[in-house]
Background: A computed fold for a 72-nucleotide RNA from a Candidatus Woesearchaeota archaeon, annotated as transfer RNA. Model confidence (mean pLDDT): 81 of 100. Taxonomically the source falls in Candidatus Woesearchaeota (Archaea, Nanobdellati).

RNA sequence: GGCGGAGUGGCCAAACGGCUAAGGCAUUCGGCUGCAACCCGAAGAUUCCGGGUUCAAAUCCCGGCUCCGCCU
Numbered sequence: 001g002g003c004g005g006a007g008u009g010g011c012c013a014a015a016c017g018g019c020u021a022a023g024g025c026a027u028u029c030g031g032c033u034g035c036a037a038c039c040c041g042a043a044g045a046u047u048c049c050g051g052g053u054u055c056a057a058a059u060c061c062c063g064g065c066u067c068c069g070c071c072u
Base pairs, nucleotide, nucleotide: 001071002070003069004068005067006066007065010025011024012023018055027043028042029041030040031039048064049063050062051061052060
């Protein structure tokens, strides 16, 4: 330099172009308890960045950034 894959809460991870972006772990707050643990409830997302297409974009298209792999 070329090609391919990936980027979604602190971490992991789901989401045929369409209802309020699932779920698990962690954290914080509340409940429960004599105090804890367990358990129950709640909180927390500019979906890497910038444009475009569309009535509607995490999803499609273009450019960029970062990471991983392969080739030279």